Order: sequence, then C1' cells, then structure tokens
RNA sequence: AUAAAGAGGUUGCAUAUUUCAUGAGUAUCAGUUGUGAAACGAAUAAGCGUUAAUGAGCAAGUGAAAAAGGGGAAUGUGCCGAAACAUUAACCAACUUAUUUUGGUUAAUGUUGGGGCUUGACUUAAUAGGUUAAGAACUGUCGUAGUUUUCUACGGAGCGCUUUAU
Repeated sequence: AUAAAGAGGUUGCAUAUUUCAUGAGUAUCAGUUGUGAAACGAAUAAGCGUUAAUGAGCAAGUGAAAAAGGGGAAUGUGCCGAAACAUUAACCAACUUAUUUUGGUUAAUGUUGGGGCUUGACUUAAUAGGUUAAGAACUGUCGUAGUUUUCUACGGAGCGCUUUAU
C1' cells in the first nucleotide's frame, strides 16, 4: 500500500410490517336559521376552468365523520459515513405562463466518532418529535505525559481504530 473480517451502543444508524394513542369531534359531507354575491384550483399577476339567487361566501346550531406526516410498542431486514444535515445545480409534481413556496429524485462540495441532558432559534396540531447553535457531563478509539498496570490528565478525528493475510 492492497484485501478481508470486526468493535463502539440495551436509546448505535436506517428501513419494512403489524398494532396503539395523538391528529380530531378537526378537515370534509348533508340538513336548518340569518345575511345576500361572490368563492375555489399553494402565494402574487395574467389566463383558463369549476361552483353559485334552484343561494356563493360568512356566522350560529344539528347529524355523520376521516386521512397523511410525525410518535410509542412488538417482530423482522440491511448495516457501522451506518446515516443525518447545509449549500449549489438539473429534472419531476402542485390547471397554463412568470416569480416564489412546498414535496420528491439525482449529482457535486462541505460538516458531524456516538447517544442522551439543558438552553435558544426554526419546524410541527402539539409542550411529542425533528433540524441547528452553544454549554456541562457520559461513552468508544488513537496519540502524548504520568502511573497505584488499569487508572489519571491533556489533545485529535471515522479518508479514523483493531485483527489477519499479501
């Protein structure tokens, strides 16, 4: 140098299925009453389209009544840059065009050893959760120094570390 095999953790990472709660008595649908002309297709503008005095929309009752994302648990699968995030670019979708926004796919560059806790910001229906920044600890690994020989202190990063083979 190359190849192979491994370790960190009982909250390692991601994912699938089942189930439970939340979402929510919400969206939505159908009546009633009042009012009386607009409302909708993510936002704005233009266009196109749908519904509407056989009553739009709004408000107040009544009846019926979800789902998705995210979360808990169980059982599997693939793994240890597992994976996540940020920026940029291209493409697809949300009626068409322009600008944005949201969601998804791919690529490049960069950051992060790992999982928690606290605080702030953003996101979300949410005080759950997620992302991010900071802080004090924990933990694994290597280096340096000490040493009561398995501990202490300091420091680094996964393009790392350990083992084996060539």

This is a predicted structure of a 166-nucleotide RNA (Lysine riboswitch aptamer) from a chicken gut metagenome. Rfam family: Lysine riboswitch aptamer. On this family, see Mandal et al., Cell 2003: "Riboswitches Control Fundamental Biochemical Pathways in Bacillus subtilis and Other Bacteria". The RNAcentral record of the sequence draws on MGnify. The coordinates come from a structure-prediction model, not an experiment, and the mean pLDDT is 82. Of the family's consensus pairs, 100% are formed in the model.